[in-house]
RNA sequence: CAACGCGGGCGGACAGCCGCGGCGAGCAAUCGUUGAGGAAAGUCCGGACUCCGCAGGGCACUGGUGCUGGGUAACACCCAGGCGGGGCGACCCGAUGGAAAGUGCAACAGAGAGAAAACCGCCGAUGGCGCGGACCCUCCGGGUCCGUUGGCGGAACCAAUGGUUCCGCUCGCGGACUGCUGGGGGCGAUGUGAACAGGCAAGGGUGAAACGGUGGUGUAAGAGACCACCAGCGAUGUGGGUGACCGCAUCGGCUCGGUAAACCCCACCAGGAGCAAGGCCAAGUAGGAACAGGGCUGCCCGUCCGUUACGUUCCAGGUAGGCCGCAUGAGCCCGUUCAGCAAUGGCGGGCCCAGAUAGAUGGCUGUACGACGACAGAAUCCGGCUUAUAGCCCGCGUUGCAUU
RNA sequence: GCCGGGGUAGCUCAGACGGUAGAGCAGCUCACUCGUAAUGAGCAGGUCGUCGGUUCAAGUCCGAUCCCCGGCUCCA
Numbered sequence: 001c002a003a004c005g006c007g008g009g010c011g012g013a014c015a016g017c018c019g020c021g022g023c024g025a026g027c028a029a030u031c032g033u034u035g036a037g038g039a040a041a042g043u044c045c046g047g048a049c050u051c052c053g054c055a056g057g058g059c060a061c062u063g064g065u066g067c068u069g070g071g072u073a074a075c076a077c078c079c080a081g082g083c084g085g086g087g088c089g090a091c092c093c094g095a096u097g098g099a100a101a102g103u104g105c106a107a108c109a110g111a112g113a114g115a116a117a118a119c120c121g122c123c124g125a126u127g128g129c130g131c132g133g134a135c136c137c138u139c140c141g142g143g144u145c146c147g148u149u150g151g152c153g154g155a156a157c158c159a160a161u162g163g164u165u166c167c168g169c170u171c172g173c174g175g176a177c178u179g180c181u182g183g184g185g186g187c188g189a190u191g192u193g194a195a196c197a198g199g200c201a202a203g204g205g206u207g208a209a210a211c212g213g214u215g216g217u218g219u220a221a222g223a224g225a226c227c228a229c230c231a232g233c234g235a236u237g238u239g240g241g242u243g244a245c246c247g248c249a250u251c252g253g254c255u256c257g258g259u260a261a262a263c264c265c266c267a268c269c270a271g272g273a274g275c276a277a278g279g280c281c282a283a284g285u286a287g288g289a290a291c292a293g294g295g296c297u298g299c300c301c302g303u304c305c306g307u308u309a310c311g312u313u314c315c316a317g318g319u320a321g322g323c324c325g326c327a328u329g330a331g332c333c334c335g336u337u338c339a340g341c342a343a344u345g346g347c348g349g350g351c352c353c354a355g356a357u358a359g360a361u362g363g364c365u366g367u368a369c370g371a372c373g374a375c376a377g378a379a380u381c382c383g384g385c386u387u388a389u390a391g392c393c394c395g396c397g398u399u400g401c402a403u404u
Numbered sequence: 405g406c407c408g409g410g411g412u413a414g415c416u417c418a419g420a421c422g423g424u425a426g427a428g429c430a431g432c433u434c435a436c437u438c439g440u441a442a443u444g445a446g447c448a449g450g451u452c453g454u455c456g457g458u459u460c461a462a463g464u465c466c467g468a469u470c471c472c473c474g475g476c477u478c479c480a
Stems, first nucleotide, its partner, number of pairs: 001400010013367006020035006037375001041386002044384005049274004056301004062270005067081005082096001083094004097265002102263002104259002119204002121200003126197002129193003135186003139183002141180001142178007150170009212230006231255001233252008278324004287315005293305003317479002331351005337346003405476007414429004423460001431447005453469005
C1' cells in the first nucleotide's frame, strides 16, 4: 500500500422565530421541563401482567426443543467448548440425540437397492464336446495261410462212352492269423480348439447411492480366501477432561448401506386466551325462538351453577361516550471496582428519559462540519431472532507485495 | 396493535402418505351446416407468489420474505 475477517459507533449539533402532545406550577395570561428507532418493521420465539367463580388434578390422540457446560426471569436466545464441513489464514456455516426397538421410502435407469444380484465381460483347472495321437478290439471290409463242395482249364493215367489223381484259377462255406493308408467301436498320457455344464463378483456399464481402501500372496480366473499397512466397528485395560469427547495399548471377526425438515423411539418442556386482555362510570332500546345443558384446544376425573330461564345457541334491536389499565421498569448511564476466558452477575455513583386515542415531535433562517439525502414513525411492556439500510468513523486481527 | 385464512393455465378451482402437474369455461384448428350456434374430435397455453434449505427428487416437507382477504366495543 492492497485485499479480506470480526466487533463497535453515528445516522445529526448549536442559536433564533413560529406551531404541537404529556407532566408540574398558576385564578388566568403564562412559565418550567420533557417528547420516536437501530431496527420502532415482521409477529418468528420467550416472558411479565390480566381473565377463565370457589379450584383444581391427570393424559396424549396435541405442540415444541434436541451435542456438552455455563448465563438469563425464561427461551429455539447469548457465551465458551466438542464433533463435522468450507477457507492459505484471520474466521465462517451446521434442524448437531437414535437406523442391531419397529414400520416405511428410494421413480426412471440398471442384472441387482439390504443380505438384493449377473447385462457386458474374465476363466474354463474339474466334468462334457471336438482335433490330434501311443495303443486296443476281428464287428464289417482288406491281406496271408489252411481245409473243402461245385465250376473251368491244363497234365497224366486207366478204361470204350466216362472215371481217377495232381496242379492252377474262381464262386461259396468253415477255421486260424494279421490293426492293415478302410469303416466302426473302446481306452488313456501330454497338448490343443470352441465355449456346453460350471466358476467369478476383481474389471466395465447403469444410477444420487452397488456390501471398506492400497499393495501383494494365491487361483483356471478371481474374491479378506490369506498377509502387511490404513480407515471403520466391537471387546478388554488405561490416561486427560465437570462433560460432550480426545488419546494410548492389546485382541478380534472382516466391515453388518442411505434416509428420521419420513412415521417413530429416547430425554426434557408446555393449561387456554390475550391490553381490542380486564375493570369502573354514564347513556339508550325491544325483545323472540330453541335446548338440557354450561363453566376458554381436545379427552377423562372431581366439583359448581342451572331445568320456573340469571345458563348456552340463533335471529332482531339499541349503543360506539368518558375514566382506569398507562409507564419506577427482570429500567438506563458511568466506573482506572470485584468475580469470571466470556456471556453475565455483584458493588458504588448518577438519572427519570413519549404515553397519544381522527392518533403529537413540524416549518423557516443562520453557523460550523467529512456525512445527515438511506431503511424508515411508539400504541400494554420487556429479553431476543429475522428482514431493510445512502454514507461515514473507530479498534483488533489475517494474507500478499515493496522498503529499511 | 393483536388473531385467523389464502396465493396453481387468460378466468374459476382440484392436488397433500413427496416420483417430475390436472378439470371446466374462454382461445385456435378440423368435421357437420346455405351460414352461424349447438355438438363431436384435436391442439396450444404453467418460473405452482419469491428466495433459501432437507432429500437422489419439492406444487407437496422446513424456514425467511412479498402481496391479498377477514375478525377483535358494550347492553338486553
This is a predicted complex of two RNAs, RNase P RNA and transfer RNA, with 480 nucleotides together. Model confidence (mean pLDDT): 77 of 100. It holds a member of the Rfam family "Bacterial RNase P class A".